The prediction has a mean pLDDT of 80. The RNA shown here (transfer RNA) has 77 nucleotides and comes from a Candidatus Fermentibacteraceae bacterium. Its Rfam family is "tRNA". Lineage of the source: Bacteria > Pseudomonadati > Candidatus Fermentibacterota > Candidatus Fermentibacterales > Candidatus Fermentibacteraceae.
RNA sequence: GGCCCGGUAGUUCAAUUGGUUAGAGCACCGGCCUGUCACGCCGGAAGUUACGAGUUCGAGUCUCGUUCGGGUCGCCA
Numbered sequence: 001g002g003c004c005c006g007g008u009a010g011u012u013c014a015a016u017u018g019g020u021u022a023g024a025g026c027a028c029c030g031g032c033c034u035g036u037c038a039c040g041c042c043g044g045a046a047g048u049u050a051c052g053a054g055u056u057c058g059a060g061u062c063u064c065g066u067u068c069g070g071g072u073c074g075c076c077a
Stems, first nucleotide, its partner, number of pairs: 001073007010026004019057001028044005050066005
């Protein structure tokens, strides 16, 4: 350098293959429970879906560019 795969909440992952308001576990915050902590139960907050553009009535999902990470092949020495 070529090709392939991936980037979604603090973190690990979903999102039925373009459709209504992007969800879940853990973590975090509050309450209940307890002599205290933990466990358990209830509730809450947390998102520029890496960035930019395009297609479409409608994009996390399709296309192009940029960037970051991984895999593979090759070049020079």